Context: one part of a larger RNA
RNA sequence: GAUUGAACGUUGGCGGCACGCCUAAUACAUGCAAGUCGAACGAGAAAGCACUUCGGUGUGAGUACAGUGGCGGACGGGUGAGUAACGCGUAGGAAUCUACCUAGUAGUGGGGGACAACUCGAGGAAACUCGAGCUAAUACCGCAUACGCUCUAUGGAGGAAAGUGGGGGAUCUUCGGACCUCACGCUAUUAGAGGAGCCUGCGUUAGAUUAGUUAGUUGGUGAGGUAAUGGCUCACCAAGGCGACGAUCUAUAGCUGGUCUGAGAGGACGAUCAGCCACACUGGAACUGAGACACGGUCCAGACUUCUACGGAAGGCAGCAGUAGGGAAUCUUGGUCAAUGGGCGCAAGCCUGAACCAGCGAUGCCGCGUGUGCGAAGAAGGCCCUAGGGUUGUAAAGCACUUUCAGUCGUGAAGAAAAUCACCGUAUUAAUACUACGGUGUCUUGACGUUAACGACAGAAGAAGAUCCGGCUAACUCCGUGCCAGCAGCCGCGGUAAUACGGAGGGAUCGAACGUUAAUC
Numbered sequence: 001g002a003u004u005g006a007a008c009g010u011u012g013g014c015g016g017c018a019c020g021c022c023u024a025a026u027a028c029a030u031g032c033a034a035g036u037c038g039a040a041c042g043a044g045a046a047a048g049c050a051c052u053u054c055g056g057u058g059u060g061a062g063u064a065c066a067g068u069g070g071c072g073g074a075c076g077g078g079u080g081a082g083u084a085a086c087g088c089g090u091a092g093g094a095a096u097c098u099a100c101c102u103a104g105u106a107g108u109g110g111g112g113g114a115c116a117a118c119u120c121g122a123g124g125a126a127a128c129u130c131g132a133g134c135u136a137a138u139a140c141c142g143c144a145u146a147c148g149c150u151c152u153a154u155g156g157a158g159g160a161a162a163g164u165g166g167g168g169g170a171u172c173u174u175c176g177g178a179c180c181u182c183a184c185g186c187u188a189u190u191a192g193a194g195g196a197g198c199c200u201g202c203g204u205u206a207g208a209u210u211a212g213u214u215a216g217u218u219g220g221u222g223a224g225g226u227a228a229u230g231g232c233u234c235a236c237c238a239a240g241g242c243g244a245c246g247a248u249c250u251a252u253a254g255c256u257g258g259u260c261u262g263a264g265a266g267g268a269c270g271a272u273c274a275g276c277c278a279c280a281c282u283g284g285a286a287c288u289g290a291g292a293c294a295c296g297g298u299c300c301a302g303a304c305u306u307c308u309a310c311g312g313a314a315g316g317c318a319g320c321a322g323u324a325g326g327g328a329a330u331c332u333u334g335g336u337c338a339a340u341g342g343g344c345g346c347a348a349g350c351c352u353g354a355a356c357c358a359g360c361g362a363u364g365c366c367g368c369g370u371g372u373g374c375g376a377a378g379a380a381g382g383c384c385c386u387a388g389g390g391u392u393g394u395a396a397a398g399c400a401c402u403u404u405c406a407g408u409c410g411u412g413a414a415g416a417a418a419a420u421c422a423c424c425g426u427a428u429u430a431a432u433a434c435u436a437c438g439g440u441g442u443c444u445u446g447a448c449g450u451u452a453a454c455g456a457c458a459g460a461a462g463a464a465g466a467u468c469c470g471g472c473u474a475a476c477u478c479c480g481u482g483c484c485a486g487c488a489g490c491c492g493c494g495g496u497a498a499u500a501c502g503g504a505g506g507g508a509u510c511g512a513a514c515g516u517u518a519a520u521c
Stems, first nucleotide, its partner, number of pairs: 001521004006517005013368006019361002021326001026324003030321003035071003040068002048059004078279003087204007096196003101192008109143001111141002118133006149158003163184006171178002205251003212242003217239008254276004258269004281302005304315004332358001334357003340354001341352004371401004381392004405462001407457005415448001421441007465510005470491003476505005486493002
């Protein structure tokens, strides 16, 4: 000099864009943060309103709340405790899996038995649990079929499925429908895309006041296991493997793109944003599933907290806010799903503390303003003085203007693309239905928001401080003090004329900031 997720002191007008628990991975009150689908399925209220013969009926409504089932809760969001490691970075590899999505091929035939919900009964303070009975399905289980698939290894063997909704001219009909067609599904399989698992070369902090280390250890054979290779696991056999090119041990640490500094080489760092990894009260374990050994799932143990009828139960903010504590120190218990994105759904839509916005904070960077011109009687006052004067100083006053920003009132973009509806065309089809796509038109959808921007109005009106002045280092005099009080980054000032302490006047430098401290180059 540059820089910072900074803090502290003094001061403080506005705006834009960023950033905001670096400490206790400490403990958490309260609310919200993951649901959705009735076009998979059975069942199914009430309030209210209307009518009433006062019994009810209709509507609300096949709505709400539950349940079975499907998909999603493995994404998104947080944190950096652990980890010196194939964890990360980079370059490669072969022995693998992959829900949803895309493209293709072939199918979607015929049966069965249950379990919730519900009803009845029982236990319990509660959490909840148990028994009996009834029932549906895209839930579950067989049978048939098998292009391709799997296993065998050429003989064969094995293995699937589910329907739902829209529309409809003939034909049949038990008047429900069958049947045809379209859409969404379902099954098997091939390929792709994206994703994930595994292996390897190289790189990746310090210490030798850590020199030896290792027993599934190193390799082989065989088996088991896994989606898959492999001591991954096991039996047997061999005695190997690593190490001064630093093994092992100890300490420290998430890694990277990058950030800061520097002419560069390098050094330091790894907040925000992005990629990867790890973790979710502590430790362990598996279940479900395409995917987890799962932050807002399950089980066991532990610590802590809460409820209890003492028999037992419940909980996990390193999600967003917020609280206590710690600390020099770090924000609102806000708004909206309008946009972007995600989950579910045919869709309408629902959910979304992701996200977009707003609030607070000079925390940082940037921009603007706090007026402009004229104005010498060089006013008054202050300070200094050699008492003549000098300086503050065109500074003020005064005169003439301007009105940014803030204020008040008004006008007013863009962020909105869609979906819906109507018509036309194309595809599909037996079909002018339906559906999909394209075009045209219509109708709406904004949290921010009193938006940005623009116009009008009034009036200099509302807006300047901080540090320093011995040298380094830009800027000097007076008074007070008297090695005292004090200053200080280094050299050093102060013991009676202190440009170095304290005050004043003056000056210098920066300026909505200025200094100090801490830290890095």
Molecule: small-subunit ribosomal RNA, 5' domain
Organism: uncultured prokaryote